[in-house]
Context: one part of a larger RNA
RNA sequence: UUGGGCGUAAAGCGCGCGUAGGCGGUCGCGCAAGUCGGGUGUGAAAGUCCUGGGCUCAACCCAGGAACUGCGCUCGAAACUGCGUAACUAGAGUACGGGAGAGGGAUAUGGAAUUCCUGGUGUAGAGGUGAAAUUCGUAGAGAUCAGGAGGAACACCGGCGGCGAAGGCGAUAUCCUGGACCGAUACUGACGCUGAGGUGCGAAAGCAUGGGGAGCAAACAGGAUUAGAUACCCUGGUAGUCCAUGCCGUAAACGAUGGGUACUAGGUGCACCGGGUAUUGGCCCCUGGUGUGCCGUAAGUCAACACGUUAAGUACCCCGCCUGGGGAGUACGCCCGCAAGGCUAAAACUC
Numbered sequence: 001u002u003g004g005g006c007g008u009a010a011a012g013c014g015c016g017c018g019u020a021g022g023c024g025g026u027c028g029c030g031c032a033a034g035u036c037g038g039g040u041g042u043g044a045a046a047g048u049c050c051u052g053g054g055c056u057c058a059a060c061c062c063a064g065g066a067a068c069u070g071c072g073c074u075c076g077a078a079a080c081u082g083c084g085u086a087a088c089u090a091g092a093g094u095a096c097g098g099g100a101g102a103g104g105g106a107u108a109u110g111g112a113a114u115u116c117c118u119g120g121u122g123u124a125g126a127g128g129u130g131a132a133a134u135u136c137g138u139a140g141a142g143a144u145c146a147g148g149a150g151g152a153a154c155a156c157c158g159g160c161g162g163c164g165a166a167g168g169c170g171a172u173a174u175c176c177u178g179g180a181c182c183g184a185u186a187c188u189g190a191c192g193c194u195g196a197g198g199u200g201c202g203a204a205a206g207c208a209u210g211g212g213g214a215g216c217a218a219a220c221a222g223g224a225u226u227a228g229a230u231a232c233c234c235u236g237g238u239a240g241u242c243c244a245u246g247c248c249g250u251a252a253a254c255g256a257u258g259g260g261u262a263c264u265a266g267g268u269g270c271a272c273c274g275g276g277u278a279u280u281g282g283c284c285c286c287u288g289g290u291g292u293g294c295c296g297u298a299a300g301u302c303a304a305c306a307c308g309u310u311a312a313g314u315a316c317c318c319c320g321c322c323u324g325g326g327g328a329g330u331a332c333g334c335c336c337g338c339a340a341g342g343c344u345a346a347a348a349c350u351c
Base pairs, nucleotide, nucleotide: 004322005321006320007305008304012319014201015200016199017198021194022193023192025088026087028085029084030083031082033081034080035077036076037075038074039073040072041071042070048066049065050064051063052062053061054060091191092188093187094186095185096183097182098181103177104176105175106174107173108172109171110154115149116148117147118146119145120144121143125136126135162169163168206247207246208245209244210243211242215241216240220236221235222234223233258318259317260316261315262314263313266295267294268293269292270291271290272289273288274286275285276284300307301306324351325350326349333344335342336341
């Protein structure tokens, strides 16, 4: 390089935006770079191939031809690609009108519960476990009533429900704000898809500075268990968990399934929207749109499991990635980071 792959065997970047690049709808005209054809020049000789000849044959040698699939020049073709131009509306987008939603940010407010504090009632236990003990309590605990403080999380609704690109998002109200969807028209006129680099977002844990600290709880201490028990169980308990600002940039970041477009039997739900019927609602109907589930007896695919209009089916376009196990996602070097470490990423050796 040809070729084969990436749900589970090695392999889809955690997810967006987007530069270069690659690819790109319908129609007319022009150009002729790609493309195709003719001519011509060149493509040394030898070699290869074909024909014939010379050494007795052959190897070898000689002559002629073909070929040298290429390149230059020139003449032409205009279907396709490209370029230019004129146009179109089916892709993409904008305007208008709607309803839905834990989408994001900020501020304020609320009730239940835990803990603590104060006071009242009240007396000997409470707590905890398989059983106990450490622990708390006559300095009055636990229980109960009233008042107060403070932090965190928002029961029911709640749903194989919704929203978001992913991470993720759940009390209420207000303000600011992103996206998707539906409807009837009008408008722009290919403005599109993908995306190496780049850039932004990115759970938890962790880090820096300053706050905060109710509950929970790595570490740690004690009590148990046990042969031991650096654990599981119990009593405590600090970082942390929370807030602000700034880092970190990783996860089984999973659907272990990159994005886009088109096509290919069904059945049954849910959510939002729309249309029809109807006096409204409800019910019912729809070949309706978008999203999200389930079933599987279609076809097809698959090594099997399974997937199956939300494809792992049938095709095309673009990107990423894989190439036996271990060594190793390690060493070294670059870059990034306060650090922890991250990213890129080998080899010897060995089976």